[in-house]
């Protein structure tokens, strides 16, 4: 330089043929239990779905353009 794939919670990852509340584990904070401490049980918080334009009645989701990040290939 080109080509493929990904960017979604603090970490690791799911999801949506474009629709009415975005969701798991682990991690945070409060309960409960215990003599206490851990695990196990119960509740909560915590999110610009990278960024920016289009398409649409509506876009995390689809188009383009950008960034980064991993492969490959010169």
């Nucleotide at each position: 330089u080109g080509c493929u794939a990904g960017a979604u919670a603090g970490c690791u990852c799911a999801g949506u043929u474009g629709g009415u509340u975005a969701g798991a584990g682990c991690g945070c904070u409060g309960g409960a239990u215990u003599c206490a401490u851990a695990c196990c049980c119960c509740a909560g918080a915590g999110g610009u779905c990278c960024c920016g334009u289009g398409u649409c009645c509506g876009a995390u989701u689809c188009a383009c353009g950008g960034u980064c990040u991993a492969g490959c290939a010169a």
Transfer RNA from a Clostridia bacterium, 74 nucleotides, folded computationally. Its mean pLDDT, the model's own confidence on a scale to 100, is 82. Its Rfam family is "tRNA". It is annotated as a transfer RNA.